[in-house]
Context: one part of a larger RNA
C1' cells in the first nucleotide's frame, strides 16, 4: 500500500461504484415466461338490423371485443449459486478426410389429389380434493397417404483432379426411396426439398494448471485387435471373440483441499498472493437416478421413479420445491426494500399494433469503498476575562475571542426547468418537478477520533505508589512517572479517525 470487511468513539452534503464472505439451512406471501383469433373449431359479451314470442326470452345476420381448447414458436436465452470437479473442467494453441446446426441472410426448384381421426362440446358415471373413466360430435399450417421431383439418400460400375492411412472433391450413368399448407385488410406472411453463409454448439490432440511419499506399487473393459451394436460424429462409448497388456520416481495409485482463467491487490522487477464486483468457459437447481420431447435438454419456475422434508385430507389419496426479485425464520462479527417503470437498451411471440420481461432502467436502506465540497474570509492587542502553569517577575492558550467588514459553496425557502425521444407526422419519460439556472436572506444549521518513552512527529502539572492500570517491540508503575488516570498544552490525520482479521 490493499479489503464484499468487523467492532469502539464521532458522523454535513453530493457524485460514482459495492453490499449473506457463514447454513449448497429451511422457507409464509407477491411476483420472475409467454405469446399469436392473420392456423382452427368452439363459447361468451356489447351495438345494430329483422323474424318469432307463452312478452320472460329466443333465433338469425353485420361489425366489434374476450378466449378455456387444439396447433405453432418461444419456456435449452435471460437470471442465481459455487456444492461437485485435480478434470482436456479451464487457459492457450491446434484438428475435425468423424460431426450437428432452428431462427436469421443468398440462390435453385415445388406445393396435384385424397383420407381418418382428436380435444374443445354435450351426455352418463367415480372421486373429499387433484383429477379420470366412457358414450356421441367436429376443425384445423394437427396426423394419415397416393403422386411428382433434382446436384438429397442408399445400392452398383467407370473417368478426372487432389490429399493424410482409412480418403476428400468434380463429373456423366442404371435402380430404389422421401416433400409440402395453407392464412390475409390482396401489400404480403409463411409451407416443402436442396445448396451456401453467418451464428452456435458437439468431439479429439500438444502444452500448462495446488499439498501429501508418514500413500509405492496401480488396473480386467482394464491395453490392443478383428467384427458388430449404437451416435449427428471418431472412439471399450457397448457387446461377442482373440492376444496380455497399460500407467507409475518426468511421482502412478490414494489422501487432502479447491469452480477456472480476464483480472485484482502487493512489489523496482522477478516473484508471492487471490478469483468479491464487470467479462469469458464449466458445473449444479431439496437428494440420488432416468429417458421423453425438441433444432438444441437429459431440462431452476417441465415429466417419470426412489429417498428425505413441510403442506392437504372425508384416511382412499394428493400437493410442493427461492443457489429468480424482494421477503422470514435461523446460522454468524457482519451484508439492504414484500419499491416504481417497461421511457431506454435487450430478449420472447406477433403481419401489426401490441402482450410479457423482479433482464434491464431507476429509487430505496448503509460513510461500506473511492472522489469532490463545506463546517466561513479579511481586518482586529485593552495581547480582555477565563483556564493551565509559575522562579509570583511572567509564560502560555492567542488574532483566538469579543468587535468592525464581506461572502454564500452545501442545506433550509420560492421561482423556473431540461437531455435521456428513436421511427412519415403526432403522441409517447419510471427516473422526476430530479439534474441545472435565478432570486432573496441568515455566520447561520454542521468537527472529531487516536497519539505525545525509544522506533515515531508532539510535555508539563495533579493523582496514583510493583496498587491501579498500560503495552506493537523494548519495556512503564514500589512517593518526585513527559510511559498508568485526568487537567492544560502539542502532534498526526480529518467525516472520519483508531482497533481487530487477512495477504503482498
Nucleotide at each position: 500500500g490493499a479489503u464484499g470487511a468487523a467492532c469502539g468513539c464521532u458522523g454535513g452534503c453530493g457524485g460514482c461504484g459495492u453490499g449473506c464472505c457463514u447454513a449448497a439451512c429451511a422457507c409464509a406471501u407477491g411476483c420472475a415466461a409467454g405469446u399469436c383469433g392473420a392456423g382452427c373449431g368452439g363459447a361468451g359479451a356489447u351495438a345494430u338490423g329483422u323474424c318469432c314470442u307463452u312478452c320472460g326470452g329466443g333465433a338469425u345476420a353485420u361489425a366489434u371485443u374476450u378466449u378455456a381448447g387444439c396447433g405453432g414458436c418461444g419456456g435449452a436465452c435471460g437470471g442465481g449459486u459455487g456444492a461437485g470437479u485435480a478434470a482436456c473442467a479451464c487457459g492457450u494453441g491446434g484438428a475435425u478426410a468423424a460431426u450437428c446446426u432452428g431462427c436469421c441472410g443468398a440462390c435453385u426448384a415445388u406445393a396435384g389429389g385424397g383420407g381418418a381421426a382428436u380435444a374443445a362440446c354435450u351426455g352418463u358415471g367415480a372421486g373429499a380434493a387433484a383429477u379420470c373413466a366412457u358414450a356421441g360430435c367436429u376443425a384445423a399450417u394437427a396426423c394419415c397417404u397416393c403422386a411428382u421431383a433434382a446436384g438429397c439418400u442408399c445400392a452398383c460400375a467407370g473417368g478426372g483432379a487432389g490429399g493424410c492411412a482409412u480418403c476428400u472433391u468434380c463429373u456423366a450413368g442404371u435402380g430404389a426411396g422421401a416433400a409440402a399448407a395453407g392464412a390475409u385488410u390482396u401489400a404480403u406472411c409463411g409451407a416443402u426439398a436442396g445448396u451456401u453463409g453467418a451464428g452456435g454448439a458437439g468431439u479429439c490432440c500438444g502444452c500448462g494448471u495446488c499439498c501429501g511419499a508418514u500413500u509405492a506399487g496401480c488396473u480386467a473393459g482394464u491395453u490392443g485387435g478383428c467384427g458388430g451394436g449404437g451416435u449427428a460424429a471418431a472412439g471399450g462409448c457397448c457387446c461377442a471373440c482373440c492376444a496380455a497388456g497399460g500407467c507409475a520416481a518426468c511421482g502412478a495409485u490414494c489422501g487432502g483441499u479447491a469452480a477456472c482463467c480476464g483480472g485484482c491487490c502487493u512489489g523496482a522487477g522477478a516473484g508471492g498472493g487471490u478469483g468479491a464486483a464487470c467479462g469469458g468457459u464449466c458445473a449444479c437447481a431439496u437428494u440420488g437416478g432416468a429417458a421423453c420431447u425438441g433444432a438444441g435438454a437429459c431440462a431452476c419456475g417441465g415429466u417419470c421413479c426412489a429417498a428425505a422434508c413441510u403442506c392437504c385430507u372425508a384416511c382412499g389419496g394428493g400437493a410442493g420445491g427461492c443457489a429468480g426479485c424482494a421477503g422470514u425464520g435461523g446460522g454468524g462479527a457482519a451484508u439492504a426494500u414484500u419499491g416504481c417503470a417497461c421511457a431506454a437498451u435487450g430478449g420472447g411471440c406477433g403481419c401489426a399494433a401490441g402482450c410479457c420481461u423482479g433482464a434491464u432502467g431507476c429509487a430505496g436502506c448503509a460513510a461500506c469503498g473511492c472522489c469532490g465540497c463545506g463546517u466561513g474570509a479579511g481586518g482586529g492587542a485593552a495581547g480582555a476575562a477565563g483556564g493551565g502553569u509559575u522562579u509570583c517577575g511572567g509564560c502560555u492558550c492567542g488574532u483566538a475571542a469579543a468587535c468592525c467588514u464581506c461572502u454564500a459553496u452545501c442545506g433550509a425557502c420560492a421561482g423556473g426547468g431540461a437531455a435521456g425521444a428513436a421511427a412519415g407526422a403526432a403522441a409517447u419519460g419510471a427516473c422526476g418537478g430530479u439534474a441545472c439556472c435565478u432570486g432573496a436572506a441568515u455566520a447561520a444549521g454542521a468537527a472529531g477520533c487516536c497519539c505525545c518513552g525509544g522506533c515515531u512527529a508532539a510535555c508539563u502539572a495533579c493523582g496514583u505508589g510493583c496498587c491501579a492500570g498500560c503495552a506493537g517491540c523494548c519495556g512503564c508503575g514500589g512517593u518526585a512517572a513527559u510511559a498508568c488516570g485526568u487537567a492544560g498544552g502539542g502532534g498526526g490525520c480529518a467525516a472520519g479517525c483508531g482497533u481487530u482479521a487477512u495477504c503482498c
About this RNA
This is a predicted structure of a 504-nucleotide part of an RNA (small-subunit ribosomal RNA, 5' domain) from an uncultured bacterium. Its Rfam family is "Bacterial small subunit ribosomal RNA". Its mean pLDDT, the model's own confidence on a scale to 100, is 84.